This is a predicted structure of a 72-nucleotide RNA (transfer RNA) from a Candidatus Peregrinibacteria bacterium.
Its Rfam family is "tRNA". Its family is annotated with triplet codon-amino acid adaptor activity in the Gene Ontology.
Taxonomically the source falls in Candidatus Peregrinibacteriota (Bacteria, Bacteria candidate phyla).
The prediction has a mean pLDDT of 81.
RNA sequence: UGGGGCGUCGCCAAGUGGUAAGGCACUAGGUUUUGAUCCUAGCAUUCGGGGGUUCGAGUCCCUCCGCCCCAG
Numbered sequence: 001u002g003g004g005g006c007g008u009c010g011c012c013a014a015g016u017g018g019u020a021a022g023g024c025a026c027u028a029g030g031u032u033u034u035g036a037u038c039c040u041a042g043c044a045u046u047c048g049g050g051g052g053u054u055c056g057a058g059u060c061c062c063u064c065c066g067c068c069c070c071a072g
Stems, first nucleotide, its partner, number of pairs: 001071007010024003018055001026042005048064005
């Protein structure tokens, strides 16, 4: 420098145009003498930033940033 892939909650991770699953962790409550376990509830108005397409974008397009792989 060229090509390809990836970026979603604190961590892992689904989602493939129509209100963003789930697990762990965390918070509150219940249970318990206390803790653990278990039960209930809560937990992503900026899905890496910006712009575009669309009635509607995490999803499609452009650009930038970061990480990884391949080639030179």